[in-house]
Molecule: small-subunit ribosomal RNA
Organism: uncultured bacterium
RNA sequence: UUAGAGUUUGAUCCUGGCUCAGGAUGAACGCUAGCGGCAGGCUUAACACAUGCAAGUCGAGGGGCAGCGCGAGUGGCAACACUUGGCGGCGACCGGCGCAAGGGUGCGUAACGCGUGAGCAACAUGCCCUCUUCACGGGGAUAACCCGGAGAAAUCCGGCCUAAAACCCGAUGGUGAUUUGGACAGGCAUCUGUUCUAAUCUAAAACUUCGGUGGAAGAGGAUUGGCUCGCGUGACAUUAGGUGGUUGGUGGGGUAACGGCCCACCAAGCCUACGAUGUCUAGGGGAACUGAGAGGUUGGUCCCCCACACUGGAACUGAGACACGGACCAAACUCCUACGGGAGGCAGCAGUGAGGAAUAUUGGUCAAUGGGCGGAAGCCUGAACCAGCCAAGUCGCGUGAAGGAUGAAGGUAUUAUGUAUUGUAAACUUCUUUAGACGCAGAGAAAUAAGCCGCUCGUGAGCGGUGAUGCUAGUAUGCGUAGAAUAAGGAUCGGCUAACUCCGUGCCAGCAGCCGCGGUAAUACGGAGGAUCCGAGCGUUAUCCGGAUUUAUUGGGUUUAAAAGGGUGCGCAGGCGGUCUCUUAAGUCAGUGGUCAAAAUUGCGGAGCUCAACUCCGUCCCGCCAUUGAUACUGGGAGACUUGAUUUCGGUCGAGGUAGGCGGAAUUCGUCGUGUAGCGGUGAAAUGCAUAGAUAUGACGAAGAACACCGAUUGCGUAGGCAGCUUACCAGCCCGACAAUGACGCUCAUGCACGAAAGUGCGGGGAUCGAACAGGAUUAGAUACCCUGGUAGUCCGCACAGUAAACGAUGAAUACUUGCUCUCGGCGAUAUACGGUCGGGGGCAAAGCGAAAGCGAUAAGUAUUCCACCUGGGGAGUACGCCGGCAACGGUGAAACUCAAAGGAAUUGACGGGGGCCCGCACAAGCAGCGGAGCAUGUUGUUUAAUUCGAAGCAACGCGAAGAACCUUACCAGGUCUUGACAUCGAGGAAAAGCUACAGAGAUGUAGUGUGAGCUUGCUCAUCCGAAGACAGGUGGUGCAUGGUUGUCGUCAGCUCGUGUCGUGAGAUGUUGGGUUAAGUCCCGCAACGAGCGCAACCCUUAUGGUCAGUUACUAACGCGUGAUGGCGAGGACUCUGACAAGACUGCCGGGGACAACUCGGAGGAAGGUGGGGACGACGUCAAAUCAUCAUGCCCCUUAUGACCUGGGCUACAAACGUGCUACAAUGGUGGUUACAAAGAGCAGCGAGCCUGUGAAGGUAAGCGAAUCUCAAAAAAGCCAUCUCAGUUCGGACUGUGGGCUGCAACCCGCCCACACGAAGUUGGAGUUGCUAGUAAUCGCGGAUCAGAAUGCCGCGGUGAAUACGUUCCCGGGCCUUGUACACACCGCCCGUCAAG
Repeated sequence: UUAGAGUUUGAUCCUGGCUCAGGAUGAACGCUAGCGGCAGGCUUAACACAUGCAAGUCGAGGGGCAGCGCGAGUGGCAACACUUGGCGGCGACCGGCGCAAGGGUGCGUAACGCGUGAGCAACAUGCCCUCUUCACGGGGAUAACCCGGAGAAAUCCGGCCUAAAACCCGAUGGUGAUUUGGACAGGCAUCUGUUCUAAUCUAAAACUUCGGUGGAAGAGGAUUGGCUCGCGUGACAUUAGGUGGUUGGUGGGGUAACGGCCCACCAAGCCUACGAUGUCUAGGGGAACUGAGAGGUUGGUCCCCCACACUGGAACUGAGACACGGACCAAACUCCUACGGGAGGCAGCAGUGAGGAAUAUUGGUCAAUGGGCGGAAGCCUGAACCAGCCAAGUCGCGUGAAGGAUGAAGGUAUUAUGUAUUGUAAACUUCUUUAGACGCAGAGAAAUAAGCCGCUCGUGAGCGGUGAUGCUAGUAUGCGUAGAAUAAGGAUCGGCUAACUCCGUGCCAGCAGCCGCGGUAAUACGGAGGAUCCGAGCGUUAUCCGGAUUUAUUGGGUUUAAAAGGGUGCGCAGGCGGUCUCUUAAGUCAGUGGUCAAAAUUGCGGAGCUCAACUCCGUCCCGCCAUUGAUACUGGGAGACUUGAUUUCGGUCGAGGUAGGCGGAAUUCGUCGUGUAGCGGUGAAAUGCAUAGAUAUGACGAAGAACACCGAUUGCGUAGGCAGCUUACCAGCCCGACAAUGACGCUCAUGCACGAAAGUGCGGGGAUCGAACAGGAUUAGAUACCCUGGUAGUCCGCACAGUAAACGAUGAAUACUUGCUCUCGGCGAUAUACGGUCGGGGGCAAAGCGAAAGCGAUAAGUAUUCCACCUGGGGAGUACGCCGGCAACGGUGAAACUCAAAGGAAUUGACGGGGGCCCGCACAAGCAGCGGAGCAUGUUGUUUAAUUCGAAGCAACGCGAAGAACCUUACCAGGUCUUGACAUCGAGGAAAAGCUACAGAGAUGUAGUGUGAGCUUGCUCAUCCGAAGACAGGUGGUGCAUGGUUGUCGUCAGCUCGUGUCGUGAGAUGUUGGGUUAAGUCCCGCAACGAGCGCAACCCUUAUGGUCAGUUACUAACGCGUGAUGGCGAGGACUCUGACAAGACUGCCGGGGACAACUCGGAGGAAGGUGGGGACGACGUCAAAUCAUCAUGCCCCUUAUGACCUGGGCUACAAACGUGCUACAAUGGUGGUUACAAAGAGCAGCGAGCCUGUGAAGGUAAGCGAAUCUCAAAAAAGCCAUCUCAGUUCGGACUGUGGGCUGCAACCCGCCCACACGAAGUUGGAGUUGCUAGUAAUCGCGGAUCAGAAUGCCGCGGUGAAUACGUUCCCGGGCCUUGUACACACCGCCCGUCAAG
């Protein structure tokens, strides 16, 4: 001392990128801001700079004296003027020292530049310290000053005078320097030290207070510097070769010194894959940030080194420079100018402009620290110390504390007489006074200099005391006074991520780090309230590290269209390497020494500022060098070994390779024969071939290419690849055996070689097939798939090319690890048998591995070695460059930009013009229709003042609507009302309703009339009028805010759960499988065992008989009666009614079957395998339908989007569609006649009968609230007659006339009747619907709604068929399985082109 999260999916696991939470900053921007301490402040233009300052000092070196002061003198009354170097001092000048430090910046530099460790026997060093010695004698100049000159100026020139510690000469001199020769010692190669000897050369400066300071030579020290070397210190190989003083030598020159540093000559070297050279970038370090660390990033402030000073160059002086505020030259720029010529260099401190997102005062002081000069005083010092500005950082403090519930008011929210929250928050009470304000006091920082005193000591000096001096600053600090007084914001609140509600907005405005929010109920935008996190700050942006094990040394991978194994072999360098012994000690390990500059910083321990930051003290780590030791391992050296490797002998094996020869079948072609009309080809055709004889067939011949059967999970080869037979040559694995060599091995960047097919060059060859091309088809098109032809090519030789899904998508080598099985080649053994052995080729499994699929001794297991390769998707294997190639093209191989994914494996669904099994009036087989006509009805469209609204594939369209003339009614026009047509409360008043009259289209208005009930007798109840106001009302919006209801898949057989088990997981299992069923129905099997919702059953109805009961139903027997009739008495037999129980369960028999489930056949039975029909609709799907049945959130209207009335409209009509009705006729029409139902309805009703009318109907009227009466006639059918195939005796539309009915009212706009009129239509295109039995078809009857108004709807019965071989196909569905890049789920996804922007 190691934290994760979001985001790929319907979900899962994995790979993998993107993003976030942390820390940091010389920062900037936004909002905000009380104080102090400490530290910081041009990251950009090394861009240009106005102005001031930043390096001077010494008179104790000198000549002097411009200016200032003093003194003196002269003049003057004075002020003052003049003179005078006499004094203090001193401009300029000569001279000394300094100016090479300090300060700034980071241009250049990839370098011995820096860091670190060594070396210099190859060097220098002013000032400082120590030691030794010395300072003798001379000389000539020169600046200043003065004179003259040139010039606008800067400045320069000439002349005269003069001094020195300036300069020169001579002497002396050494342990100095150079040279000659010798000796000794040492070392590290050149050499070094000491010493002797000879020659040559070289020195000085004075001043003085007499203390001293300074000078010269030499030696040593210290310090500082110079040079050399080891190691370390960026990127790019799309920079691979570089180099001519280059590399070395000899001899010189030069330097403080080594050196090609420079030169002459000689040699041809030197650097480089351990990355030279080139290009780009960059000052380096101590350190800083981050990180668990290893690392990564950075090099601002402080310290060290380097480099630079407008740009470039080259030097002088000097101890030191190639010199920031020195000089010279060149160029650019700026300025001055008299145009001739000159001046300048802020990357010093301030400051200005410019650039920029952005960085401060033209401040004070030398008091301290430090530096220069000086003997010192002192002078100078933009170094430094202080102050100013800036929240730019960090640390600390404050903005009050305690109490205080009616939980105030206000705000906000809400389920709204209330509650919650803001919130002890406030008010209020008590207390405190830091910071700030005011007043008083007021530091430390100061140590010392000269001088003086004392001590030690005494030629010098040292120590102690005293001692002037404070910019900061009246600051810090202390004390006092008053008073809660003067002081809080920022961001955020969908998830990550702490914090939620209301309003506004309505894919707009906007937000956003990622995922993503916003299309009318937004916790995601904007505002508000509240909350959360930080707090004098808070956020945003930028950058770095972290998280990221996402470049993986620590610490990753490469079978999979997760990124990634080179196509293969050989092999140099390199890396790695068997057993034993000895040695060495390079690696390695340990001890010691040096160093890691001084610090600062970091860690640890302490101390001082009231704390902290800050400052101070102590201490540690790593690296490098040296040395001593250890020797297991690795390495070096020597020796030995045999197991790795290789060789030898023997024996097999094989489609191993190269070259030659040979063979038959087939194909095509040629010739001849036979033979005749087609052949060929396809899904079907056509192009093509063919009477000039094809195809077919026979014979002969030619050519080229390929080798059937054998043949295989076979064999061989490094890979590519290799197949008729045979010969020659070449190569190889394997097995067996003894012997030999003695680690000779493994891997392999660069390199070399091989390398399918297609392609290229040259020359051959050319049978087949066949890119391109042509034609024919197909098609919307068809530059394709199919067909007919056909060139290159396909074949051979030589030479290129060098790529493939060159795949086991799996690099090579070695060792180890549980079993079964097959096979090839050997060995063992007499062997066809085999629990043996070696080497190959396959299958299945253990452990283990893996994301999984899977791999599993032929590993993807366990380990080792070496090589190759990967790091999100797209752009892109593209562009550029280079290399190769004849070309085609190959190799190498980016970036901009863009996305938040791209991807792997597996899961569940859905889907497939995938597969298997099965079902359904799904098809087929049938019957009847629709689509054509007329009409009815609904819809679209159009029209309109309005044609109210909804429904929209199936599953809207005779649907909501079981019934629009008014009403309904929601629409339109006009006329009206505004607490309202309707509900509750309501001061006050009055009964109200009703009736009548008038006006009006009516609503309505006016007038008249009319006047309650209860009773505890002045109230109550009901009703009406009615002010103000709460409120009513809305068929206004949203069915995508909802409840409820409904449709549909679908009466399809499915949908799930618990526990267990399997899987990392999503999930699986169960529910799959074998049978069977209408059915997930049942049986059997099974890691499942059970269960639930569905299925079935239970319910209703219908079919049979029974029991009981019988009026209004019924009538057999008996009786009565009639024209007749159950009409009556009576009966309980029958029919019927309706209640109860019965009956059917594969129960019985036979066949099949697993002896099961079940199935087939049969018996009995009214009914037989669910008997027929109905109700009943699993989990769910379609944001399916409905806010206009109803209910309801939110929004909207409120003298109107509410309400009333009259009239109109919903009934429009060019056109289109759906659903029906009637027909087109003879299985019919018409007329007559004769039968047989069921189920219903009825009092504001059904209405018999009778009368009238041709009829609709009218009149009258019995019965019946109905098994009693009525509607009510059933119709088709039957029988008789007629019509005779026609637009008809079919068909009935449309129209006319006259009537009937309902209703306030039939004009818009009802139904019916009679008469007349008599349209289209002669069975309906493509296509399409219903139906499997009492069904279809056909016939009538009833009901709801309803005043009236059905061809619709809902029911009822009558008559009553045809067909089903079967499941290939269409549609829909179920189960299993398979593929998938789909999951909004194939109406999916997605590619290309074009157009517009």